[in-house]
RNA sequence: CUCAUCCAGAGGGGUGGAGGGAACGGCCCGAUGAAGCCCCGGCAACCAUCACGUGAUUGCGUGUCCGCUUAACGGCGAGGUCGUCACGUGACAGGUGCCAACUCCGGCCCGCGGCACAAGCCGCCGGGACAGAUGAG
Numbered sequence: 001c002u003c004a005u006c007c008a009g010a011g012g013g014g015u016g017g018a019g020g021g022a023a024c025g026g027c028c029c030g031a032u033g034a035a036g037c038c039c040c041g042g043c044a045a046c047c048a049u050c051a052c053g054u055g056a057u058u059g060c061g062u063g064u065c066c067g068c069u070u071a072a073c074g075g076c077g078a079g080g081u082c083g084u085c086a087c088g089u090g091a092c093a094g095g096u097g098c099c100a101a102c103u104c105c106g107g108c109c110c111g112c113g114g115c116a117c118a119a120g121c122c123g124c125c126g127g128g129a130c131a132g133a134u135g136a137g
Stems, first nucleotide, its partner, number of pairs: 001137006011040005019029003024106003041099003046095002049091009061082001066077004103131001108128004112123004
């Protein structure tokens, strides 16, 4: 930088001793013990692996059958198996990740609703953008 996902799910112990939830604004969590570190446990299924199904295969490899062709070696074509690729389903748990609150909520834009003459403000509402996190490349 690109792509995918982010309203589901899953915590105990030890150590430590005041912070943490990315930043900001909120709102929360925290001495009934924060972060960090260690141990054990769990969640999930992105990648890897395996199985099955469907489709594709310019092209690659192999053997066989059939057809055409050649004096012959052989050549061409078609179907099939394997391989490869894509998609789907399932299994597993090797590589990551994660285990308060939707990514805790918001900001910028749009819609909807309420208030207001209006500017605008608000929201147990919706969509998108930005930012971020995780995975794969």
The RNA shown here (SAM riboswitch aptamer (S box leader)) has 137 nucleotides and comes from a soil metagenome. Its Rfam family is "SAM riboswitch aptamer (S box leader)". Gene Ontology term of the family: regulation of gene expression. The sequence is in RNAcentral, with records from MGnify.